[in-house]
RNA sequence: GGACAAAUGAUCGCGGCUGCAAUCACCGCAAGGUGGCAGGUGAGGAAAGUCCGGGCUUCACAGGGCAGGGUGCCGGUUAACGGCCGGUGGGGGUGACCCCGAGGACAGCGCAACAGAAAUAAACCGCCCCUCACGGGGUAAGGGUGGAAAGGCAGUGUAAGAGACUACCGCCGUCCUGGUAACAGGGCGGGCACAUGCAAGCCCCAUCCGAAGCAAGACCAAACAGAAAGCAUAAGGCGGCCCGUCUGCUUUCGGGUAGGUCGCUGGAGCCUGGCGGUAACGUCAGGCCUAGAUAGAUGAUCAUUCACGACAGAACCCGGCUUAUCGUCCGGCU
Numbered sequence: 001g002g003a004c005a006a007a008u009g010a011u012c013g014c015g016g017c018u019g020c021a022a023u024c025a026c027c028g029c030a031a032g033g034u035g036g037c038a039g040g041u042g043a044g045g046a047a048a049g050u051c052c053g054g055g056c057u058u059c060a061c062a063g064g065g066c067a068g069g070g071u072g073c074c075g076g077u078u079a080a081c082g083g084c085c086g087g088u089g090g091g092g093g094u095g096a097c098c099c100c101g102a103g104g105a106c107a108g109c110g111c112a113a114c115a116g117a118a119a120u121a122a123a124c125c126g127c128c129c130c131u132c133a134c135g136g137g138g139u140a141a142g143g144g145u146g147g148a149a150a151g152g153c154a155g156u157g158u159a160a161g162a163g164a165c166u167a168c169c170g171c172c173g174u175c176c177u178g179g180u181a182a183c184a185g186g187g188c189g190g191g192c193a194c195a196u197g198c199a200a201g202c203c204c205c206a207u208c209c210g211a212a213g214c215a216a217g218a219c220c221a222a223a224c225a226g227a228a229a230g231c232a233u234a235a236g237g238c239g240g241c242c243c244g245u246c247u248g249c250u251u252u253c254g255g256g257u258a259g260g261u262c263g264c265u266g267g268a269g270c271c272u273g274g275c276g277g278u279a280a281c282g283u284c285a286g287g288c289c290u291a292g293a294u295a296g297a298u299g300a301u302c303a304u305u306c307a308c309g310a311c312a313g314a315a316c317c318c319g320g321c322u323u324a325u326c327g328u329c330c331g332g333c334u
Base pairs, nucleotide, nucleotide: 001330002329003328004327006305007304008303009302010301011300012299014042015041017039018038019037020036024035025034026033027032044311048322049321051320052319053318054317055316056213057212058211059210068209069208070207071206072205073087074086075085076084077083088102089100090099091098092097103204104203108202109201110198111197112196124143125142126139127138128137129136130135151169152168154166155165156164170192171190172189173188174187175186176185177184178183217262218261219260220259224255226253227252228251229250230249231248235247236246237245238244269288270287271286272285273284274283275282276281306309
């Protein structure tokens, strides 16, 4: 780094599927469902956490912006990603190899405990000079504190010192060469600051993001609101009468609860081989079908065997990440 996740058989039971048969019976107003026989099939490497990304669905949407959130070296890969692959830089290890929250600190704000004389500003000790001394001045090379004390180190220099000056290294600027790029190597210039660090504090810059989720949603459809037409105009209400109108029945339309069906599993699918690519991955050929419930199936018993069996149970699907895990086997390397 990879593979497996007790094994085999029988019987009974449960959930789907396919075929055959009947076109029948039962439940329901309906939509629809159930019932026979046979065959085959029925949890995972994580089905988990729901942390990212996508498909799908409904709603929203001219374009742009604000707010909010994610990401943050470069290139590639992909449907997409914060994943993966390859590289650059940095860190660790003798090594195989492993790790990285790796943009910006002269846009602004904020923070830096304790220790220490002093934390962005410096004289505690020491050193040197003046002074009899007290004391004053110079000094950041040395000591001490700290995560960090105004580039490191060697020399020149000096009273002692100091990038004050010089070489090398580092840093900054610029040019050249190599590289798709990150970057690397080299030349020249600047004596070296704006004088520290933290952006895993706000923030700035670049870039990406519409919202909610299968209890999404679509269709059918008792009940029950609504509208129109027809019938009845017998009775009643609208203060007495007429017209009109409301209450009634039927049909149609259009909504729609209970209920039912679909969504639902054949897919960015799996296996084998070839080809392209360092790889992730892509592509071609052949083969395979591998749960689909809706109160929710995947269990029990028996027999045989062993190393005596961990973490754990699908609920729209897929790509990742993370976490849990008795053990067994295989491959490469130090």
Model confidence (mean pLDDT): 79 of 100. Bacterial RNase P class A from a mouse gut metagenome, 334 nucleotides, folded computationally. The sequence is in RNAcentral, with records from MGnify. It matches the Rfam family "Bacterial RNase P class A". Rfam classes the family as a ribozyme.